[in-house]
RNA sequence: CUCGACUAACGCUAGUGGCGUGUCUUAGUCAUGCAAGUCGAGCGAGAAAACCUCCUUCGGGAGGUCAGUACAGCGGCGAACGGGUGAGUAACGCGUGGGUAACCUGCCUCAGAGUUGGGGAUAACAGCUCUAACGAGCUGCUAAUACCGAAUGACAAGGCGAGUCUUGGGAUUCGUCUUUAAAGAUGGCCUCUACUUGUAAGCUGUCGCUUGGAGAUGGACCCGCGUCCUAUUAGCUUGUUGGUGGGGUAAUGGCCUACCAAGGCAAAGAUGGGUAGCCGGCCUGAGAGGGUGAUCGGCCACACUGGAACUGAGACAAGGUCCAGUCCCCUACGGGGGCCAGCAGUCUAGAAAUUUGCACAAUCGACGAAAGUCGGAUGCAGCGACGCCACGUGGAGGAUGAAGCCCUUCGGGGUGUAAACUCCUGUCAGGAGGGAAGAAGGCGCGGGUGUUAAUACCGCCCGUUGCUUGACGGUACCUUCAAAGGAAGCUCCGGCUAACUGCGUGCCAGCAGCCGCGGUAAUACGUGGGGAGCAAGCGUUGUUCGGAUUUACUGGGCGUAAAGAGCACGUAGGCGGGUAAGUAAGUCGGUCGUGAAAUCCUCUGGCUCAACCAGAGAACUGCUGCCGAAACUCCACACCUUGAGUGUAGCAGAGGGAACCGGAAUCGACUGUGUAGCGGUGAAAUGCGUAGAGAUCGGGUGGAACACCAGUGGCGAAGGCGACUUUCUGGACAAUUUCUGACGCUGAGGCACGAAAGUGUGGGGAGCAAACAGGAUUAGAUACCAUGGUAGUCCACACCCUAAACGAUGGAUACUUUGUACAGCGGGAAUAUCGACCCCUGCUGUGGCGCAGUUAACACGUUGAGUACUCCGCCUGGGAAGUACGGUCGCAAGACUAAAACUCAAAGGAAUUGACGGGGGCCCGCACAAGCGGUGGAGCAUGUGGUUUAAUUCGACGCAACGCGCAGAGCCUUACCUGGGCUUUUGACAUCCUUGGCCAGCUUUAGAGAUAAAGUUUUCCCUUCGGGGACCAAGUGACAGGUGCUGCAUGGCUGUCGUCAGCUCGUGUCGUGAGAUGUUGGGUUAAGUCCCGCAACGAGCGCAACCCUUGUCCUUAGUUGCCAUCAGGUAAUGCUGGGAACUCUAAGGAGACUGCCGGUGAUAAGCCGGAGGAAGGUGGGGAUGACGUCAAGUCCUCAUGGUCCUUACACCUAGGGCUGGAAGCGUGCUACAAUGGCUGGUACAAUGGGUCGCAAUACCGCGAGGUGGAGCCAAUCCCAAAAAACCAGUCCCAGUUCGGAUUGCAGUCUGCAACUCGACUGCAUGAAGUCGGAAUUGCUAGUAAUCGCGGAUCAGCAUGCCGCGGUGAAUACGUUCCCGGGUCUUGUACACACCGCCCGUCAAGCUAGGAAAGUCGGAUAUGCCUGAAGUCGUGGUCCCAACCCGAAAGGGAGGGAAGCGCCGAGGGUAGAGCUGGCGAUCGAGCUAGUCA
Repeated sequence: CUCGACUAACGCUAGUGGCGUGUCUUAGUCAUGCAAGUCGAGCGAGAAAACCUCCUUCGGGAGGUCAGUACAGCGGCGAACGGGUGAGUAACGCGUGGGUAACCUGCCUCAGAGUUGGGGAUAACAGCUCUAACGAGCUGCUAAUACCGAAUGACAAGGCGAGUCUUGGGAUUCGUCUUUAAAGAUGGCCUCUACUUGUAAGCUGUCGCUUGGAGAUGGACCCGCGUCCUAUUAGCUUGUUGGUGGGGUAAUGGCCUACCAAGGCAAAGAUGGGUAGCCGGCCUGAGAGGGUGAUCGGCCACACUGGAACUGAGACAAGGUCCAGUCCCCUACGGGGGCCAGCAGUCUAGAAAUUUGCACAAUCGACGAAAGUCGGAUGCAGCGACGCCACGUGGAGGAUGAAGCCCUUCGGGGUGUAAACUCCUGUCAGGAGGGAAGAAGGCGCGGGUGUUAAUACCGCCCGUUGCUUGACGGUACCUUCAAAGGAAGCUCCGGCUAACUGCGUGCCAGCAGCCGCGGUAAUACGUGGGGAGCAAGCGUUGUUCGGAUUUACUGGGCGUAAAGAGCACGUAGGCGGGUAAGUAAGUCGGUCGUGAAAUCCUCUGGCUCAACCAGAGAACUGCUGCCGAAACUCCACACCUUGAGUGUAGCAGAGGGAACCGGAAUCGACUGUGUAGCGGUGAAAUGCGUAGAGAUCGGGUGGAACACCAGUGGCGAAGGCGACUUUCUGGACAAUUUCUGACGCUGAGGCACGAAAGUGUGGGGAGCAAACAGGAUUAGAUACCAUGGUAGUCCACACCCUAAACGAUGGAUACUUUGUACAGCGGGAAUAUCGACCCCUGCUGUGGCGCAGUUAACACGUUGAGUACUCCGCCUGGGAAGUACGGUCGCAAGACUAAAACUCAAAGGAAUUGACGGGGGCCCGCACAAGCGGUGGAGCAUGUGGUUUAAUUCGACGCAACGCGCAGAGCCUUACCUGGGCUUUUGACAUCCUUGGCCAGCUUUAGAGAUAAAGUUUUCCCUUCGGGGACCAAGUGACAGGUGCUGCAUGGCUGUCGUCAGCUCGUGUCGUGAGAUGUUGGGUUAAGUCCCGCAACGAGCGCAACCCUUGUCCUUAGUUGCCAUCAGGUAAUGCUGGGAACUCUAAGGAGACUGCCGGUGAUAAGCCGGAGGAAGGUGGGGAUGACGUCAAGUCCUCAUGGUCCUUACACCUAGGGCUGGAAGCGUGCUACAAUGGCUGGUACAAUGGGUCGCAAUACCGCGAGGUGGAGCCAAUCCCAAAAAACCAGUCCCAGUUCGGAUUGCAGUCUGCAACUCGACUGCAUGAAGUCGGAAUUGCUAGUAAUCGCGGAUCAGCAUGCCGCGGUGAAUACGUUCCCGGGUCUUGUACACACCGCCCGUCAAGCUAGGAAAGUCGGAUAUGCCUGAAGUCGUGGUCCCAACCCGAAAGGGAGGGAAGCGCCGAGGGUAGAGCUGGCGAUCGAGCUAGUCA
């Protein structure tokens, strides 16, 4: 991310029905109505309106009906149920299973007994009084199933005595004593009795009442087990724990009280803090689990907050009482009233949640004998897509396929059978009509039966064609009418994830769950078209489970990823060798009880289906009791020896503590000798030294550490341990196998030890040496280097307790291939014998390889990181952080324990390929070195940056821009600037259309010109004779045009690494994989060139060769080239005849291949040398440029996507500019001179070019050049003189007879035109410059250097460029170093690849949390003071009908009240601890900057 689920909310949308469901926040406040009454068959009293009758003084009165009705009262029952909510509660509250021999239980059921006889009051009512109200008081009357005595009574309770059974206050039997009851109501009848009509005190039925028993139901208490987080809460407790006596309760109990004892709980987590109603269940999950506790059901708790009791069977009581408090209301101010967490509803809060509905018809409850009454329980309806389920929004046909819209390669494609159109159907909604089930009962009547004396009454059962009961609701359902008519949206389309295109936008606007999109071609933004998914819904947000084996019980890990404690000893705990028999706690099997119902599952059934509902079954994995099994574990007991320990006699060792002692060395002090330096470094300096150092000799002092031996060696638990001797002491190992008999392993807490540094006290102090000082280095240098130097290092005692305390690897045990080295201790064999070594072998320890196996890989591998078992410790993304706060420890430093907010999408491990390294190995290159010549200095030429300008057009920028594009800017070119152009705006150029014409050229005028005006000359080609074509002008619109932009949209072309030797592929093999192998290795080469080896075998692009040129020869050919021989001729010349030999020309061949010889090498490849040869090991040169890199260069060569301009960013034209200048840079030319300059003379080339051309001889000019024009379209003629060289002469080391800049004057040539701005000539002028700082460049042979010649461009204009020949060197020891490259290897935190990455301070912003002087709250406990209501206790004062005594008065018993006492909510006060808010400032994190 996706999926499931939601008491959900929000956005868009919305047709119907069924079934569910609906304040999760404020246990916040509540107006109004309703939510608990009923019984007249318990009782007394008892209306009115209205109607009727009568009377009347006409005002009214009486009687009857209404009616024994209504209202109210006494009394009974109910109101403790039903309904709501989840604040509190971490608790026997809940769940589950038990116990009560420690208990109660109204109404109900069963069976039993009884219900006798009296008394005194009181409300209602009447009268009076007080009060605003609520209410209250006094006097008087009266009834009861109200109240009170008396009688009777026990199987009931209690006491005493005796007995039996029993598990604890139990059950039961006998005897005796004591105590305690009641109420009537109503119906019927005459059998009995009385009077005798019929009634009753009689009989009888029903309902009650009293009493005890049993049951059922409901409750109370106790116990086992289970039930969240926190140890940064470790100790808690005084009624506390127990006992005795007493009280109290339905009942046990410190529940309460007095006394006595000092207990009780806790690491298996007490106490404290936080959070929370619990469960059946619900969601998820394969399961185990995790989350949750709405609706339905069980339990608990609560009722404005706190406290309390009363009544009662039951309450410490939601619609009761009292008190205190908050809030609200009324008030006459005195005082009263109220509590929706019942149903509706209101306000508030909030993202968020319904009607002030109908009915008791059904179900159920209360009361009643019943009819019935009451019930916001309940049944229904209403509102909300809040959820689940179901249905519909039409069906069939219908085009090579309408229109519209979208895309397009412009052909077409898509929407799309979709629509239109034709034919059908009729669900839902709508109209009309019909129309249920849910109803069982009740009353009446009839029959039967029970009771009874009874055919009466009453109860029960049956029947009934009698009457009657429906909120929903005229609803479900059915029939019919009309009509496709009224009914589709939402999200998404980059990947995950199903679904693609156009336009707009241009890191903007925006999207985003993660990765990430957007900077001009966006399938990711917005929108259109199209598509995908779901559908009356669709998305978003939130919560939770899953995926996540990512807390791992199922089911994880700890060498390097997070993770083994620094190490041992040891307590609790966990685990534990062999044998025998036993028990039965664990374990296993069976059975009994329970595990409520609902839910889930299976089957069946009912609503048309489904959701939903009903029935049956299964299940509820749990707990309890009983019976059984005995292998394993526990337990108790007996034994065993192999684990462990022990004895004996040995052995190695820096194991530990203490004491003593030794030599070398350093330093300092003293004495002697001796003289100028010493010391130190990359180089120096500080420092020491003439007051005598350093050096050296001598004796002596002091402290610390122990060279060689020394080892991959030894010892120790680890830290660690190193001279010798003595002494005290721990452990290991080998041999033997004596003894004990599981005595063992591990180890939370605990405790001992624990490097270095550090701390305290006291010593000691030679060397070394933090801090510090001055000296160097450096940009700086709080460092590295050097000179000094204090703590410290050393000793004693006491702390600290941490390290990369590492094998980054906890301890123990067992098992599992082979070979090898060393150390310790043994055994054997060999040798004639002993014995060292060697050899074989056992145990222990220490190492290096390595099989199987393991591992992510690296690697580990009998010393495991293998295979198992056991115990402990530890881990759970990075950062914040091993930090804060709290606690413990410490003298301090600090240590141990140890978070969170916030923030990131990574951090990390191992390995791979590259790249890089001031890493390594090998190799190459004019890379260095060895040389020769330059640049950098001067002047000038040329390009460029910069500057300037109207413009100085544009591009190129390390190598790989800068004499580059430009093979040639006066105009043109030209792209730039300033002007002029509207008769330039269809255009300078292209195509198409229409019309007209025939083009066009020349001349003159105006103008800077474009252009305009005038004049003049002339009349294209083809033809089928119609016309067509070319060309010109005008018009119209499509369009032209752009050196405008983007080289980061591109093609093509090019540069560069680099002519470097590399770059890859197929198959196979290896690796989990990225990848590797091949391509590495040993040789060799210019070369991945070749050879050999090899898990590789082959192949491709590169290398080489093939191509061109040059060097030798041959053949062929012989003009314009050549001339050896022959002949002719000239002053001379192949000049002529001729020749085809030579040179040459240009075609074709030959030749060179390590082919031959020797050496070397591995007998290879090859290398070295030699022969032959014109040439020898790719002969020289060229062309040829692998895969790729640099978003390298070019949109201004060309082409081209996109975009921009269109009376202008296009076009024409004149002038200007590209040539401007203070200074900078690159590339060149000329020089600085004598290896030279100048003058004179004399030789020798090659490549090329030439008709708009090259131009000879000749003449003119000092010269540039001019006149003129032979020859030549070229092996024929011309350019054309080659120059350096050589031979002479001169100059004589100077700013010169060097150098030539600059400037003046005079000219030549080209051109329409040389002012800006050409080249050249002559005369004159004669600058800088005397060999160039740091630095830097080219070149390895016909090369460098030097000398000239030609060509392209071009009217003219090279010091540039491209070519050509002449003369013609030096040097290379070599690969250490610089640069570049190749290959192998190594490290890496780099991969935009070192121009990388990255750390810290500072400044700014943001953020959360910590500290902080203080300040403001909250909850809690404690001490003290005060103390309401109320129970309890007391009650000497006051009051009182019932019973007793008494004639009475009065007294007694008993009751009530005041008062007092204990407890006590609340309030006040005091000091505490805990916790939260704010808080200047300090520190922290994140982001993009700055500095180093």
A computed fold for a 1492-nucleotide RNA from an uncultured prokaryote, annotated as small-subunit ribosomal RNA. Its mean pLDDT, the model's own confidence on a scale to 100, is 83. Its Rfam family is "Bacterial small subunit ribosomal RNA".